[in-house]
RNA sequence: AGGGUUCGAUUCUGGCUCAGGAUGAACGCUGGCGGCGUGCUUAACACAUGCAAGUCGAACGGGAUCCCUGGCAGCUUGCUGCCGGGGUGAGAGUGGCGAACGGGUGAGUAAUGCGUGACCGACCUGCCCCAUGCACCGGAAUAGCUCCUGGAAACGGGUGGUAAUGCCGGAUGUUCCACAUGAGCGCAUGCGAGUGUGGGAAAGGCUUUUUGCGGCAUGGGAUGGGGUCGCGUCCUAUCAGCUUGUUGGUGGGGUAACGGCCUACCAAGGCGUUGACGGGUAGCCGGCCUGAGAGGGCGACCGGCCACAUUGGGACUGAGAUACGGCCCAGACUCCUACGGGAGGCAGCAGUGGGGAAUAUUGGGCAAUGGGCGCAAGCCUGACCCAGCAACGCCGCGUGAAGGAAGAAGGCUUUCGGGUUGUAAACUUCUUUUCUCAGGGACGAAGAAAGUGACGGUACCUGAGGAAUAAGCCACGGCUAACUACGUGCCAGCAGCCGCGGUAAUACGUAGGUGGCAAGCGUUGUCCGGAUUUACUGGGUGUAAAGGGCGUGUAGCCGGGCUGACAAGUCAGAUGUGAAAUCCGGGGGCUCAACCCCCGAACUGCAUUUGAAACUGUUGGUCUUGAGUAUCGGAGAGGCAGGCGGAAUUCCUAGUGUAGCGGUGAAAUGCGUAGAUAUUAGGAGGAACACCAGUGGCGAAGGCGGCUUACUGGACUGUAACUGACGUUGAGGCUCGAAAGCGUGGGGAGCAAACAGGAUUAGAUACCCUGGUAGUCCACGCUGUAAACGAUGGAUACUAGGUGUAGGGGUUGUCAUGACCUCUGUGCCGCCGCUAACGCAUUAAGUAUUCCGCCUGGGGAGUACGGUCGCAAGAUUAAAACUCAAAGGAAUUGACGGGGACCCGCACAAGCGGUGGAGCAUGUGGUUUAAUUCGAAGCAACGCGAAGAACCUUACCUAGACUUGACAUCUCCUGCAUUACCCUUAAUCGGGGAAGUUCCUUCGGGGACAGGAAGACAGGUGGUGCAUGGUCGUCGUCAGCUCGUGUCGUGAGAUGUUGGGUUAAGUCCCGCAACGAGCGCAACCCUCGCCGCGUGUUGCCAGCGGGUCGUGCCGGGAACUCACGUGGGACCGCCGGGGUUAACUCGGAGGAAGGUGGGGAUGACGUCAGAUCAUCAUGCCCCUUACGUCCAGGGCUUCACGCAUGCUACAAUGGCCGGUACAACGGGGUGCGACACGGUGACGUGGGGCGGAUCCCUGAAAACCGGUCUCAGUUCGGAUCGCAGUCUGCAACUCGACUGCGUGAAGGUGGAGUCGCUAGUAAUCGCGGAUCAGCAACGCCGCGGUGAAUGCGUUCCCGGGCCUUGUACACACCGCCCGUCAAGUCAUGAAAGUGGGCAGCACCCGAAGACGGUGGCCUAACCCUUGUGGGGGGAGCCGUCUAAGGUGAGGCUCGUGAUUGGGACUAAGUCGUAACAAGGUAGCCGUACCGGAAGGUGCGGCUG
Repeated sequence: AGGGUUCGAUUCUGGCUCAGGAUGAACGCUGGCGGCGUGCUUAACACAUGCAAGUCGAACGGGAUCCCUGGCAGCUUGCUGCCGGGGUGAGAGUGGCGAACGGGUGAGUAAUGCGUGACCGACCUGCCCCAUGCACCGGAAUAGCUCCUGGAAACGGGUGGUAAUGCCGGAUGUUCCACAUGAGCGCAUGCGAGUGUGGGAAAGGCUUUUUGCGGCAUGGGAUGGGGUCGCGUCCUAUCAGCUUGUUGGUGGGGUAACGGCCUACCAAGGCGUUGACGGGUAGCCGGCCUGAGAGGGCGACCGGCCACAUUGGGACUGAGAUACGGCCCAGACUCCUACGGGAGGCAGCAGUGGGGAAUAUUGGGCAAUGGGCGCAAGCCUGACCCAGCAACGCCGCGUGAAGGAAGAAGGCUUUCGGGUUGUAAACUUCUUUUCUCAGGGACGAAGAAAGUGACGGUACCUGAGGAAUAAGCCACGGCUAACUACGUGCCAGCAGCCGCGGUAAUACGUAGGUGGCAAGCGUUGUCCGGAUUUACUGGGUGUAAAGGGCGUGUAGCCGGGCUGACAAGUCAGAUGUGAAAUCCGGGGGCUCAACCCCCGAACUGCAUUUGAAACUGUUGGUCUUGAGUAUCGGAGAGGCAGGCGGAAUUCCUAGUGUAGCGGUGAAAUGCGUAGAUAUUAGGAGGAACACCAGUGGCGAAGGCGGCUUACUGGACUGUAACUGACGUUGAGGCUCGAAAGCGUGGGGAGCAAACAGGAUUAGAUACCCUGGUAGUCCACGCUGUAAACGAUGGAUACUAGGUGUAGGGGUUGUCAUGACCUCUGUGCCGCCGCUAACGCAUUAAGUAUUCCGCCUGGGGAGUACGGUCGCAAGAUUAAAACUCAAAGGAAUUGACGGGGACCCGCACAAGCGGUGGAGCAUGUGGUUUAAUUCGAAGCAACGCGAAGAACCUUACCUAGACUUGACAUCUCCUGCAUUACCCUUAAUCGGGGAAGUUCCUUCGGGGACAGGAAGACAGGUGGUGCAUGGUCGUCGUCAGCUCGUGUCGUGAGAUGUUGGGUUAAGUCCCGCAACGAGCGCAACCCUCGCCGCGUGUUGCCAGCGGGUCGUGCCGGGAACUCACGUGGGACCGCCGGGGUUAACUCGGAGGAAGGUGGGGAUGACGUCAGAUCAUCAUGCCCCUUACGUCCAGGGCUUCACGCAUGCUACAAUGGCCGGUACAACGGGGUGCGACACGGUGACGUGGGGCGGAUCCCUGAAAACCGGUCUCAGUUCGGAUCGCAGUCUGCAACUCGACUGCGUGAAGGUGGAGUCGCUAGUAAUCGCGGAUCAGCAACGCCGCGGUGAAUGCGUUCCCGGGCCUUGUACACACCGCCCGUCAAGUCAUGAAAGUGGGCAGCACCCGAAGACGGUGGCCUAACCCUUGUGGGGGGAGCCGUCUAAGGUGAGGCUCGUGAUUGGGACUAAGUCGUAACAAGGUAGCCGUACCGGAAGGUGCGGCUG
């Protein structure tokens, strides 16, 4: 400090997610030791049992018990009893102090709290300290106790007597209290010396007898508390108004004290957008965690404060409580009970149950620290100190160290060589932290001495023993350090995000290895961080989310120049405070560390005070530039009301006139002979205002357009007279606000939602057409929304220019119209700057200030609920659950478009001939079958692999056989090879059996070959072409595809390669931020066409000679043809036109050939996971007496059918018969076969010649000449079938070809559609070859013969190239994608209701208690009277307040609910095609109507 994730790639926006730290944690696996800490976060749920608050005999009565002792009695002579004396002093009680501390918990509480700082002139304070003074005289009770008595118990009741530091009266009484007065003083209420009147104390008790401990009053201190105020203190406005003791006053009461704290009366206030009231949540803080900080989160442990103690209420006692281990009452619960009544409160320490993912021992000790009581000794203390349990956390240590390569064994892996585990182990030497045993043994214990240790025989020290007792967990696709094998096969599973898994998974599981951490390691939850992703530090708002539709203006925020004052903000100093602990720095103590101790700093705060005066503020004065006023002037669809006008549409009347009009892509509905349309004239009515008209004008926006009149708002220019900061913005508020819509009343020509009809269509609730109602218009009222847009809030200032335009003003001029300057508006272009880019750019999206609105991932949703507004439609405000990992902006490259421009191609067109119909052939689908082997599948599978399936081939099926194998290598043994023959069999296999004796040799043996044995292995046309190599098809012989450097861009990328020309061509030229280069194009290669040269046999024969019936037959020739070589030739070279003087192009000459001369070979980067594992090769998987091998027979040849490619035809440009010509390419030895003979023929017999320019195949055919047929199912056509043959072959049944004779089918030129071809081409005619025994060949590959027609042209179809444009596509239009319906799951809204909870209101009832009243009943002290009564006090009763409870009407909130609404999600459901391209009707916004659905239409608006 960043990383991953949207895309084909880029950049930005933006969310999600990861790496870090932390934790009172929990869970999984694992676990050696020690130290220091920590340990019910849930049920403030319920609690068995024990303990947690007592103490004082130096306050009091009393005295059990025990000890010592004197006397007496009984007598078992050492025991008991009795009477005394002395001591001890239990339990219980009276009294005092304590129990209000300490300990626990966080329910409640949003302020009666807490934090911080002030204040009390409005207060209290036991014990403690200081000071002063005092304590005199009396009295009456009562518990304990005795006796009686009730009750199960708890607990009482009565009688009698008794003590005190218990209670009471009187006296005295200061600086005490109250009242009055009051010098003087202060800070408003006040304080107050002094004086007067009245009032108010005590225990002289206890005590080892010397002092000590106490008592009372008063003042002061200290400590602790009480009260008041300022500031701070969570979320919610879908809580906006709240309040009647409420706010204040007066009188009274109450309190320690102020106070509506309470009460009576009076007034009507008080609080609130600076958030009252209400709802939700929550103890607050020091601090803790995180963070660079600012912040954010938390409030366990430790410390401070508060609150609570089963729930609610209440007081008593007391210095202090409204009291955790006190009391009373009510409720719930639990327990005891004799059923009459009682008892209880662990949120003290342990512990139990329960809840929960989850949290410990019913331990030891008061030794230390601290607390209570006591003079003290001491007692008590689950506070505390220790120990136990738990890896819960932090810290430390160990599980050994050194050497050790045969790099052992084993494991894993392997290309079989090795590699790795790995110096790791073994082994050798050494050490002993830990551990075990033994010995010693603390500090903690103090102010002198003594005594005192739970921890604990612990820490620690010493000795002995022995490597001995001690390693796991997670990860290994990227982020993120770390890789292989096997298993699995979209299964099982993983996953924090992206994503892995569909047979070669570094992502699942296991193993080996590796990485990380380590007594731990991972996971989960939570918090902060990263996240500048709520932005104070530190964000945005044209298009990504986001500017309010516009104005006016309240509060508020902000605000011009000069000058004075003040000092609130601001700044500086000082003082107080900011508890301790914590953090930080330094030092120290435990062996170190964690931990602990000391010192310092810090605690960024608050308050007070002293100063400063620049800025902000407040206030005084002043100024004119901001703002406004005045005035001159012109501009304008600014607004409102009235009047007027012409053109056009429609309608009505009349005329002319006749058959159509209208409408469309084409039609139809519709109108018209009852006279339309057209045309003329007249009239009616409503609405809108052509031209002018303009990125022209005006207005705040919406918006405003004929002319004219009246009224009226604003802006602008000029002048500089007046005011003197009067300004800007603006939450709420208020006004205005297109269209549609609503209400009432008018109006209604045209247009036109809905609706109707006609078309279109698969359908057409649409687009098109004919009609047509609301509405559109007017008046008044409502609605309040739009793509209300510049998608850009307002104001002010500053920051290059250029050029238009509108309205003014000025300067100048030869004034004609111009030139220049300036203000205001409105456009375009363009620097700096900004921006993610696009773009903006003085009309900012620049640089700054200021105010307001708004945004914080997509969907759910601008929806639900609630509120407000509205007549309604609806508007406004505005969530959550759930769900996704994206959604999005701009730009880039492609691809695509029923976008555009240009160009090409037998692409269309123009032609010629086919195909599709028939029969047959071949291939294929399907079907059939035991098998019909397999592959190929639009173009680019289908006469394809097959250039030859009767057996073989052959891979398929049936049956029979073999198992180291039909084939290869290695080892061993034997022998040689090999070849007849016989049996068996369908054949192979099997059995028998004869002949025969290889080559080399150093004689040991070796090499081929055969047989046998054992295993390694062979073998597989088994799978995967989606694991591959190689090869091929295709786009396409299309003209493209790229690179280096440079330049531009943040970048993907662009440029180059685009542009202007030109070409068959990215071919070339010109231009250009490009300059060059590569693969392609072209050329180089082959062939055909012309010529030259060379060479002439088997080819040739002009000239010479010879010969034959005839023939280059012979001599010869080397001219020609031809053959084979080798050269030349063609290059836009020449001329002319065009063109830019270019490239090039057009025409011409010459030439055999003219503009790449024809043809071939040649196929760029790449695309199609194209084809092929069955040519071959090959990874992996699979089979191994079989998925291998051999063999016989069958099948690949089936046959209702569909399709593809061909052949033959349908005839007269023809058939048949006869005659006569002219080729080329090729092939030939198991061959071609002349020729002769036989046969009608296929062919047979014999066989010259020829391994071939020599011989043969080899008669070319169409053509030509002659004849015949005469338009017909024929003398066309030949399928099919019958018979007879020929040939090949081991063998023609399934299943060959051919011949002869006979038979003589369909078919009369072929629907929709579709194919080939641009010249020696199409068409037509025959010939050859490969494969091959033969042949299903009509196929394929070649060869020559004869030999056309047409091309206007590029609108259209198809394919392609280049540029451009749009895009929501990138698997790239066979794309993407919307809505209804159907199915499943989930969350949620509504809902007749129904069930809880909370707070409040009204009324009823009303415990305990307090206060008040009463008090006929009771009454020791004290007072008055003394007869005894009264005063005084009390019980009881009554009243007020009031908890719990009850009733009622509502409020808020939560759950549930038949049914219902939409929503989200879910590989392959239904219907359509709305959107993205002009998406096929441009889309979208608002509104209204309609429709299965997307949606359609109307009106207005926007350009996205």
This is a predicted structure of a 1504-nucleotide RNA (small-subunit ribosomal RNA) from an uncultured Muribaculaceae bacterium. The prediction has a mean pLDDT of 84.